[in-house]
RNA sequence: GUGGAGCAAUCCAUGAGUAAAGUGGCGUACGGGUGAGUAACACGUGGAUUAUCUGCCCUUUUGUGGGGAAUACCGUUGGGAAACCGACGACAAUACCGCAUAAGCCCGAGGGGGGAAAGCAGCAAUGCGCAGAAGGAGGAGUCCGCGGUCGAUUAGUUAGUUGGCGGGGUAAAAGCCCACCAAGACUGUGAUCGAUAGCCGGCCUGAGAGGGCACACGGCCACACUGGCACUGAAACACGGGCCAGACUCCUACGGGAGGCAGCAGUGGGGAAUCUUGCACAAUGGGGGAAACCCUGAUGCAGCGACGCCGCGUGAGCGAUGAAGCCCUUCGGGGUGUAAAGCUCUUUCGGCAGGGACGAUUAUGACGGUACCUGCAGAAGCAGCUGCGGCUAACUACGUGCCAGCAGCCGCGGUAAUACGUAGGCAGCAAGCGUUGUUCGGAGUUACUGGGCGUAAAGGGUGCGUAGGCGGCUUUUUAAGUUUGGUGUGAAAUCUCCCGGCUCAACUGGGAGGGUGCGCCGAUUACUGAGAGGCUAGAGUGUGGGAGAGGAAAGUGGAAUUCCUGGUGUAGCGGUGAAAUGCUUAGAUAUCAGGAGGAACACCUGUGGUGUAAACGGCUUUCUGGACCAUAACUGACGCUGAGGCACGAAAGCGUGGGUAGCAAACAGGAUUAGAUACCCUGGUAGUCCACGCCCUAAACGAUGCAUAUUUGGUGUGGGCAAUUCAUUUUGUCCGUGCCGGAGCUAACGCGUUAAAUAUGCCGCCUGGGGAGUACAGUCGCAAGGCUGAAACUCAAAGGAAUUGACGGGGGCCCGCACAAGCGGUGGAGCAUGUGGUUUAAUUCGACGCAACGCGAAGAACCUUACCUGGGCUCGAAAUGCUAUGGACAGUCGGUGAAAGCCGAUCUUCCCGCAAGGGACCGUAGUAUAGGUGCUGCAUGGCUGUCGUCAGCUCGUGUCGUGAGAUGUUGGGUUAAGUCCCGCAACGAGCGCAACCCCUGUCCUGUGUUGCCAUACUGUAAAAAGUGGAACUCGCAGGAGACCGCCAGGGAUAACCUGGAGGAAGGUGGGGAUGACGUCAAGUCCUCAUGGCCUUUAUGUCCAGGGCUACACACGUGCUACAAUGGACGGUACAAAGGGCUGCCAACCCGCGAGGGGGAGCCAAUCCCAAAAAACCGUCCUCAGUUCGGAUUGCAGGCUGCAACUCGCCUGCAUGAAGCUGGAAUCGCUAUAAUGGCGGAUCAGAACGCCGCCGUGAAUACGUUCCCGGGCCUUGUACACACCGCCCGUCACAUCACGAAAGUGGGUUGUACUAGAAGUCCGCGCGCCGACCGCAAGGGGGCAGCGGCCCAAGGUAUGACUCAUGAUUGGGGUGAAGUCGUAACAAGGUA
Repeated sequence: GUGGAGCAAUCCAUGAGUAAAGUGGCGUACGGGUGAGUAACACGUGGAUUAUCUGCCCUUUUGUGGGGAAUACCGUUGGGAAACCGACGACAAUACCGCAUAAGCCCGAGGGGGGAAAGCAGCAAUGCGCAGAAGGAGGAGUCCGCGGUCGAUUAGUUAGUUGGCGGGGUAAAAGCCCACCAAGACUGUGAUCGAUAGCCGGCCUGAGAGGGCACACGGCCACACUGGCACUGAAACACGGGCCAGACUCCUACGGGAGGCAGCAGUGGGGAAUCUUGCACAAUGGGGGAAACCCUGAUGCAGCGACGCCGCGUGAGCGAUGAAGCCCUUCGGGGUGUAAAGCUCUUUCGGCAGGGACGAUUAUGACGGUACCUGCAGAAGCAGCUGCGGCUAACUACGUGCCAGCAGCCGCGGUAAUACGUAGGCAGCAAGCGUUGUUCGGAGUUACUGGGCGUAAAGGGUGCGUAGGCGGCUUUUUAAGUUUGGUGUGAAAUCUCCCGGCUCAACUGGGAGGGUGCGCCGAUUACUGAGAGGCUAGAGUGUGGGAGAGGAAAGUGGAAUUCCUGGUGUAGCGGUGAAAUGCUUAGAUAUCAGGAGGAACACCUGUGGUGUAAACGGCUUUCUGGACCAUAACUGACGCUGAGGCACGAAAGCGUGGGUAGCAAACAGGAUUAGAUACCCUGGUAGUCCACGCCCUAAACGAUGCAUAUUUGGUGUGGGCAAUUCAUUUUGUCCGUGCCGGAGCUAACGCGUUAAAUAUGCCGCCUGGGGAGUACAGUCGCAAGGCUGAAACUCAAAGGAAUUGACGGGGGCCCGCACAAGCGGUGGAGCAUGUGGUUUAAUUCGACGCAACGCGAAGAACCUUACCUGGGCUCGAAAUGCUAUGGACAGUCGGUGAAAGCCGAUCUUCCCGCAAGGGACCGUAGUAUAGGUGCUGCAUGGCUGUCGUCAGCUCGUGUCGUGAGAUGUUGGGUUAAGUCCCGCAACGAGCGCAACCCCUGUCCUGUGUUGCCAUACUGUAAAAAGUGGAACUCGCAGGAGACCGCCAGGGAUAACCUGGAGGAAGGUGGGGAUGACGUCAAGUCCUCAUGGCCUUUAUGUCCAGGGCUACACACGUGCUACAAUGGACGGUACAAAGGGCUGCCAACCCGCGAGGGGGAGCCAAUCCCAAAAAACCGUCCUCAGUUCGGAUUGCAGGCUGCAACUCGCCUGCAUGAAGCUGGAAUCGCUAUAAUGGCGGAUCAGAACGCCGCCGUGAAUACGUUCCCGGGCCUUGUACACACCGCCCGUCACAUCACGAAAGUGGGUUGUACUAGAAGUCCGCGCGCCGACCGCAAGGGGGCAGCGGCCCAAGGUAUGACUCAUGAUUGGGGUGAAGUCGUAACAAGGUA
């Protein structure tokens, strides 16, 4: 819906469809996820499968006949919390089971035997199915060759293991499984074990070869909570199926149950970190279905994330000698910068509005009102990040001050940071930029392409020899390697090229190439290999020789040491730098004779010989190995090398037994020393020696593996041979052993026919330093220890060769008051002066080995003055510009005050100009500035000291060297000298040396006052003085002279040296000035200048007073002394060089004196200071704290000055200290020292200091061994901040990683035993059962159940490997300043 009943609610029947359940079919083994496991036929590649399977699909072919018995859903019930289960009763099929038939099929040698099916829809045609068989396509299984990880500190593994026969089993070969038999199989071409890992196409990088990776996409494999197991099926031992065991989570009524996101989203956790619980099946594809259609987190789309790649934009044009802001600045300017503003344009992207797809052939669009198109407005909404020291493109300012910080490496930062932070500017990239991590590259730094090993890391200690690798000449066969042609494969994607599609690109479509590999079919035969044959040049044998510390054993000899015995003999011996220990009067040492014993073999002896190396040395004998030469008879490639292996292997050491003279670890004693567990000395035991057995390492070295070949020479030496010679001569040749050198090689040094040259073969070894030849493990050893041999951690070096310096308790040569030889000092005393220290309100500052300390300071009472205290000023004490204002300024006076200052009064009114006004000067107010002896000499200039008046320091060109660099400049001589000569791959040059300059020494000329005065005159007693003179002295100026020029000798005939002559002077005559390149971050910001910083009513400036002058002490530099070479007093003589007007100051007078008065002369060869002193001549003192010495103190004076209290100098009188020659140590000086006085600067005054001057005036130097400094050459170096360098080890502290350790806790795994779930298989199956056979009984068959084999988890025992942890302990690394010593680098102080 229809029909029926009923008043109706409603009920009954039927039943399309929907929902739901069930039976059956197909699918769920695809698609999707993940990479745990797996080192394996898992993967890749190429083959095999006659040893196989295959649902769905396609093609062909043969069939589809006739029966039967159940069962779910369902009904009735029972149990359970649930999940779910049980009993009874029915019923269907394309579910299940027989029967019939058999083309082909299967089994069988064959006769022969065996074995199928299902129907449904439709009126029908027909369609969809079903069963058997054959073929195809696609898919799958299995087997094989080859290929791709690490570890040997994993070397042996294996019992179903390897094979056979017979069974079983599978879709299928096979020990896949079983029984029996045999004893095999794998392994140094790496088995087994351990660790790690999915494999590939490909991706990244790289020139390539390679190296790294395996995310996405694609192929294969494996896995699905962990382990085991089977079922079903075409296919699974099955991600979203099952059973069992285990762990975990959840539910529970505690009895039991449930689960598996490495599907898509999503959650939690972990983590530095990784997305939406989206839309749609529209497309593509898959499954089911006859179809409609359903399913599909496959897939298609969207979302999130700058995670990557690509494209685009954030505007374009014009626009200033260039705004503002900001930054820098040399204050002039420059930068940002046409940038902005402004003017004129455009509109991509974005926004808003309108239209609107392709993808879909009929229909169907998630994306999506998306892409795209059109219109509108408006420069509108859109730029950051990193860097700027070098690498590496890009720089300044400020801040900071080894802080904060940076840093990829080197390295920045300690007051001028292009390196930190900020700013401006600049550079780079850009919707990104930078960091971090990772990979390749550079890296020829693992070396196949493409490295090395003498000294940088690296040749095995040496031989014999196995495997392996490599291998002479020739003929032939083969064709494995090799070469070559063809062919198959090498999936797609990726890559390259070409052509297309999105506006371009990224992306994507089509075509071609490439894919270096593997297979198959051919060809060629030079080379390699393989097979066969031959040869003699490699190798070996034979024959004949000579050489040798080759090896083993036995014997034997002399010298020496020591010991013993005896003799002689007496006080020492011995030893060292010097000593002592020790020995010795109990007779040593010395010496003579005799004896004992052990060890080693002088001379010969030689970069000579032998041996594989280690090693080998008197002589004789025996045994024995090898090499070499000659010869060319024999073999015929027999060869080279050599992983493992085996043997030998100095010294020391070990074991057993001997031996022991000398020597001598340990040990003892003596010395040395700060110490001295050393060096030196006296002793002395193991050991050294022998036999046997171990050990197995050395700078076992030529720091050089072995073999073969090739490549210019010279000169020695050992052995042999040949030729030759008068000769023992000479030449040639082979083997050995040295030196020098060519080419070549080498980073250089060097090597160089004995290669480190050129090649080949084989072995060993290396890959930054330390940790470390250590730890662990294994192995060997009696032990000591050997062999093999890491890592963590840490550093940016470690190292080689050569170069230049510097240094050396290396060498050679040389110089210097460096030593020595001398003289005098300092260090002791007192005082002066400077410094340290201390003190102080301040005692201003600087200078600090030489090269600070009588220095800045050639002069602190105030000033100076910078310091302290106090009082003042603030455009300021001084300078400049500008503005305003007033006035001349100056001067004088008063008050106050310590003064400065403050307050006030008085006096005065400049110049120009007609005027207005201007100018100079001064004051006031303001401004820009001033000022600073404030800091930094380690920001600087300048100046100076010092090495050092030492003889050096460099350059150009050339040459040599890869280079740094060298040469020149070294060498032989010589000099004071890099001075000169000679030589020389150097030739020249510069700065230094020397000379030129000044002073001085001799002479000449000129000149002649203020200097001079011989002669002459005047004058006088004599002088002075004058006239005069130009000779002398002297002054000034100009010349001469000295140059190894001359002679002799030496030398090289040179340079030059020695001596001599002459000369005033002789080899630079003497002195001065003169200071190379550089060193010391030497000194100075307080002379001056100056960057930066700091300060501005003060760190400026003025003033008064104080301080720089302090005083337990220490040092430097001086003065005066300690006395008789002296002191005191008296007398007498001789200088030079200076200074003088705010000055020097005469005569004369006063004063004991300092000084005062005085005033001549002098601007000075004129006058003055001004007396020189020591010396010399006399007198006294007579060795003493004095007639030495003068400090200190008292009193009295003088001078300067505003002023001598703090704080000057001088004088007189008085006082009369220490000191009697100075420890260790140290200074000057070669004609100066020493000693005596004089002058000057500074300066009012104030030198014992400083700078000058003259007088008197010695001694000594053999010489270069030593000390110090320096120059040249050479040598060593681990130094280069340069020996005041570098550097080692213990200890102490901190920290880091590692080892050992009684053990403890995990993980993996072996073996033995036990255990035995689920399950297949086998057996039993007396219980149960429908189809078939049978009339039935029963049979066949099946099921439950039971047993057995196998077996997961589990358990027990015992091993192995590995990880973590562990009281304690061991060494190691690292750390700015710790302790102790001084080992190494030089002859490193003992090589």
Description
Predicted 3D model of a 1391-nucleotide RNA (small-subunit ribosomal RNA) from a metagenome. The prediction has a mean pLDDT of 85.